RNA sequence: GGCCUAAUACAUGCAAGUCGAGCGAGAAUUCCGAUUUCGGUUGGAAGGAAAGCGGCGAACGGGUGAGUAACGCGUACGCAACUUACCCUUGAGUGUGGAAUAGCCCUGGGAAACUGGGAUUAAUACCGCAUAUACUAUUGAAUUGGCAUCAAUUUACUAGUAAAGCUUCGGCGCUCAAGGAUAGGCGUGCGUUCCAUUAGUUAGUUGGUGAGGUAACGGCUCACCAAGACUACGAUGGGUAGGGGGCGUGAGAGCGUGACCCCCCACACGGGUACUGAGACACGGACCCGACUCCUACGGGAGGCAGCAGUAAGGAAUAUUGGACAAUGGACGAAAGUCUGAUCCAGCCAUCCCGCGUGCAGGAUGACGGCGCUACGCGUUGUAAACUGCUUUUGUACAGGAAGAAACGUCUGGAUUUAUCUGGACCUGACGGUACUGUAAGAAUAAGCACCGGCUAACUCCGUGCCAGCAGCCGCGGUAAUACGGAGGGGGCAAGCGUUAUUCGGAAUUAUUGGGCGUAAAGGGCGCGUAGGCGGCUUGACAAGUCAGGGGUGAAAUCCCUCGGCUCAACCGAGGAACUGCCUCUGAAACUGUCUCGCUUGAGGCCGGGAGAGGGUGGUGGAAUUCCCAGUGUAGCGGUGAAAUGCGUAGAUAUUGGGGGGAACACCAGUGGCGAAGGCGGCCACCUGGACCGGUUCUGACGCUGAGGCGCGAAAGCGUGGGUAGCAAACAGGAUUAGAUACCCUGGUAGUCCACGCUGUAAACGAUGAGCACUCGGUGCUGCGGGUGUCGACCCCUGCAGUGCCUUAGGAAACCCGUUAAGUGCUCCGCCUGGGGAGUACGGUCGCAAGGCUGAAACUCAAAGGAAUUGACGGGGGCCCGCACAAGCGGUGGAGCAUGUGGUUUAAUUCGAUGCAACGCGCAGAACCUUACCUGGGCUUGAACUGUGGCGGCCCGUCCUGGAAACAGGAUUUUCUCUUCGGAGACCGCCAUAGAGGUGCUGCAUGGCUGUCGUCAGCUCGUGUCGUGAGAUGUUGGGUUAAGUCCCGCAACGAGCGCAACCCCUACCCUUAGUUGCCAGCGGUUCGGUCGGGAACUCAAAGGAGACUGCCGGGGUCAACCCGGAGGAAGGUGGGGAUGACGUCAAGUCCUCAUGGCCCUUAUGUCCUGGGCUACACACGUGCUACAAUGGUUGGUACAAAGCGCUGCGAAGCCGCGAGGUGGAGCGAAUCGCAAAAAGCCAGCCUCAGUACGGAUUGCACUCUGCAACUCGAGUGCAUGAAGUCGGAAUUGCUAGUAAUCGUCGAUCAGCAGGCGACGGUGAAUACGUUCCCGGGCCUUGUACACACCGCCCGUCACACCAUGGGAGUCGAGUGCUCCCAGAAGUGGCCGCGCUAACCC
Repeated sequence: GGCCUAAUACAUGCAAGUCGAGCGAGAAUUCCGAUUUCGGUUGGAAGGAAAGCGGCGAACGGGUGAGUAACGCGUACGCAACUUACCCUUGAGUGUGGAAUAGCCCUGGGAAACUGGGAUUAAUACCGCAUAUACUAUUGAAUUGGCAUCAAUUUACUAGUAAAGCUUCGGCGCUCAAGGAUAGGCGUGCGUUCCAUUAGUUAGUUGGUGAGGUAACGGCUCACCAAGACUACGAUGGGUAGGGGGCGUGAGAGCGUGACCCCCCACACGGGUACUGAGACACGGACCCGACUCCUACGGGAGGCAGCAGUAAGGAAUAUUGGACAAUGGACGAAAGUCUGAUCCAGCCAUCCCGCGUGCAGGAUGACGGCGCUACGCGUUGUAAACUGCUUUUGUACAGGAAGAAACGUCUGGAUUUAUCUGGACCUGACGGUACUGUAAGAAUAAGCACCGGCUAACUCCGUGCCAGCAGCCGCGGUAAUACGGAGGGGGCAAGCGUUAUUCGGAAUUAUUGGGCGUAAAGGGCGCGUAGGCGGCUUGACAAGUCAGGGGUGAAAUCCCUCGGCUCAACCGAGGAACUGCCUCUGAAACUGUCUCGCUUGAGGCCGGGAGAGGGUGGUGGAAUUCCCAGUGUAGCGGUGAAAUGCGUAGAUAUUGGGGGGAACACCAGUGGCGAAGGCGGCCACCUGGACCGGUUCUGACGCUGAGGCGCGAAAGCGUGGGUAGCAAACAGGAUUAGAUACCCUGGUAGUCCACGCUGUAAACGAUGAGCACUCGGUGCUGCGGGUGUCGACCCCUGCAGUGCCUUAGGAAACCCGUUAAGUGCUCCGCCUGGGGAGUACGGUCGCAAGGCUGAAACUCAAAGGAAUUGACGGGGGCCCGCACAAGCGGUGGAGCAUGUGGUUUAAUUCGAUGCAACGCGCAGAACCUUACCUGGGCUUGAACUGUGGCGGCCCGUCCUGGAAACAGGAUUUUCUCUUCGGAGACCGCCAUAGAGGUGCUGCAUGGCUGUCGUCAGCUCGUGUCGUGAGAUGUUGGGUUAAGUCCCGCAACGAGCGCAACCCCUACCCUUAGUUGCCAGCGGUUCGGUCGGGAACUCAAAGGAGACUGCCGGGGUCAACCCGGAGGAAGGUGGGGAUGACGUCAAGUCCUCAUGGCCCUUAUGUCCUGGGCUACACACGUGCUACAAUGGUUGGUACAAAGCGCUGCGAAGCCGCGAGGUGGAGCGAAUCGCAAAAAGCCAGCCUCAGUACGGAUUGCACUCUGCAACUCGAGUGCAUGAAGUCGGAAUUGCUAGUAAUCGUCGAUCAGCAGGCGACGGUGAAUACGUUCCCGGGCCUUGUACACACCGCCCGUCACACCAUGGGAGUCGAGUGCUCCCAGAAGUGGCCGCGCUAACCC
């Protein structure tokens, strides 16, 4: 501190009574007497209950915030317009009579509540009379004062109005009057929420006269009269709300709020009403209406917790049906006292604030355990614990124990004016078994919560795997999550800690302090002008604003300062300051204001000029289009990318002449002119507006801006009537297209034009409101001047006005603006406040309509947006490359076969590669092996590896049995090294253990390697400079190159990775050294460089030389460089290779290798047999062979290069038709071998035919390799002789020793080559050129792209109706206006009837 919600409904108890010293009567009980049937009855006294009459109180105190936007509240004033019981002071008085009535008694009605009648009675109840100098009322006079009505005092007359007693004898009451105090009532200035999509409101309305009413003023009410009153400074209406002191926040200004405490107001079940009273229109009074609840005998009655507790309901949510009147206060009473849910206390709730504790010190085998790491050593929890010593707040037990209390009263003193004051004693405590104090034992009884990705202090492991979940914002999670969950550890706060909600702050994000409007939201389309705001120089006055000083007020509490009281603090007390406000008095006069004397520079007038598509009206001119007539003339015209529709032999187009009509005005024409803007263009006339220049003649601030208002306002559109040549929405046709309601073409109606009227909007733009002033310059144009000078014109200097460009300072987010400001200031207006919803809906208003103006919300998003930067992209631009196209040659796509892939199939057809950049790819070679797949059979420390411990002695080799093999069983055999002779070691087997093994997954965890853009010319850095920055510059520009190659220029100067060169091969030459190579000359010869010999040549292999735009001419910037030429084997990087920048594609590869994590561990490991990878309706890629005569075939004959060879190449010879066999010389190779090169050349045949082309397929027979050719090898011979006659759409390679064509060799390899790599032979065609296709480079431009165009993104449709809007309507609730009807209680009046003790008759 504690119902913020239901001012919802309430059971029960209590919350307002008191006075016997106002009155009558008097129960129970007690005492005394009498009587008695001994049960009682009765009289008196005491007693005083319950009830009644009467007085005071009940209008305070307590609760709540529904209503109220108001004089309700706050503040400051006013009442000369008022009241005030009880209290205080003063004065005067309290005389004398009377009649009733409750109670009680009797009696009646009713269930009750209650009530009728009769009789009797008292008073401080009620009434009459008397007295009153006082009061009230009427009228008059005087003095003083004031604020208009007036006030105070004095005085005169008339009329009216009082009282109550009681007593303990102390006193308490009563009446009248005046004053005070207290409390109220009324009036006024100022302040006090939102909506203008509320703009007009008001008939008692505004005022007056008179009357009524009130305590009192007043239209408060009424009669009459007048027609006023309020309102843009926001009336009226609607929504919301009690107001203030204060409280929260904030530097402040403010913003939000009105719990507790204090002041005011309002209300008391909803509404209305009055009565009583000093005071109420009355929370615990009355009456009536209504709703609800309860009682009932059904006829009637009762009730009001927003008092304290408590209950139900509602709600996220708020306590005890407690104690006491001891204290403070209140009512009554003379008092004692009674009453008091006010109050004081206690109970419940960590709801808030404050304080305290849960221990302190020592203690390292740094224990166990947990967690983490791992190099196996450890780190951390952690002095933490255990353990030792110390302390005892709190708690527990026991004991003591307050302050709050002073009064009243009683007793007893003192003073005194005897009213009263004062001293002592006694008496009074709910809280309270309390606070507090002492003693005892004992670390004993006492720690949680959220957090650890950034903001924000605090990190690791495991689990999970876009799941589960987290999240305040950004965002985490898809197998290595510091972000989820758990754990360990850590940082934070602490009897609390987090979450949620709300307010302020940060937010200069509504900007008064303190913002903006060219492009981010935002300048009204433009002008005129009302209210308003602002306003030049100067004289005097006033004192409203302003300033200074004084006075009053600004309640207390709160906040602040100081001091004090609870052990401290929170809290409380005292004093001070403050309350920034309002009122008032006095003064000042600079500034603003008002009045006033003047002034001329602002503004305007006058005179003189020239310029202009400024506006309006009426005329008028020529060119062109079109139409009509006529002539000439003939077949086309027209139109397009190309066409067609259309026009034309009925004579078009073309051309000539004539005529009609409408609209617009070529050239001049210009960032030229004019206008406020929209806008304005042939010429002439008339009417008319404005600006400018010059004169310096006049007025004397007459000014600026401008909410509303009024006017003007392109095009389109609307109405009425004209007009219509051209053009041309709609429409029609032709094309284009997938479609083409379009772009193109042929036609064509509204309209465009005129007159009158409407509309009122535009990217109405300078996206820049108007006015004034100030602030460097340069250079054009337009208009009018001045100076100099001239006959005149120009040139030159200069002024004003306008219109452009560039720029300084400055500004700006930048772009840019820059005396025509977007700079610096002042004045006024308009407008903005995240995007969408939406300039929409509703309402209002304007309009003939179309529509305009004004103009939201729900909901939704975390952005939307501006400027600039770097990239990327463009069916943008410029420049330039590339077999990119073009020009050529040969292919692919069709056939058969080979090979790879997809698909399908299968027990398995292992896996990977998938546009270029997968597909004769990994595979430089699958019968077993390979092999990763499948079937079946085996093994489990394992097939291979490294340790450790134990046991054993082998190992190796050979053989036998079973079996498909692996394997299982058995037989045989029997070590080596060292030695201290004990043994130790090597090796092997078995057991155990640590661990092996995995072509299992993840290439999106990785290393390495590779592909690709691309051998494209690019990619960067340092320093400097520029820019707020991203970034730029350099690297762009002018040339040039194959090239970021080089030159020149330049705020750049340099450098690096790339380019080029250096390296290799090749082309010419030289030198050196000549074997296995060579042979010119000489000799020999078996005729073979074979031999002697030679070192010339070829060649091989080492080193050199040469080519550098070096030379000449021309071009070019005296450059780089280009063109041509000479010389040269080669000429402009000679040809080829190797060489691949920064990076891109999460490109490829975990199945080469390596490797993190995960997974398997008698299996996903390992061994073996057989099978599969070789399947086959089909589709694609890459090749081979062909389709033939530039060929085929038969025979003969010539010329290479580069390779390879000992598990090898293998000669000659012999055998075989052949593959091959046999053979084994030679050769580790410039020596020997493979080895025959083939196309070619020379001859013969074939003669256009599916063939003497083509060779698939198939049969038979063989050869070779190999354990083994069935699935599934290659080759040979004979036989067979398929498709195919040059290939649709489409597509590919190549620019010279290239394409094409021909063969040779090699790797792999037992065997298997149509693939791959290398080698040489023969050897073309074409390139005008860069428009187009593809790819690329540089510069530039646009961009809403940045995952970067394979981007981004829009709309319809489909489905639904949750939200929002509309909606034919429908239902309910609330509120209001006008009119009408009905109308309770009540108050006032009138009439009538009735009742009645007092006074009168």
A computed fold for a 1401-nucleotide RNA from an uncultured prokaryote, annotated as small-subunit ribosomal RNA.
The coordinates come from a structure-prediction model, not an experiment, and the mean pLDDT is 84.
The RNAcentral record of the sequence draws on ENA.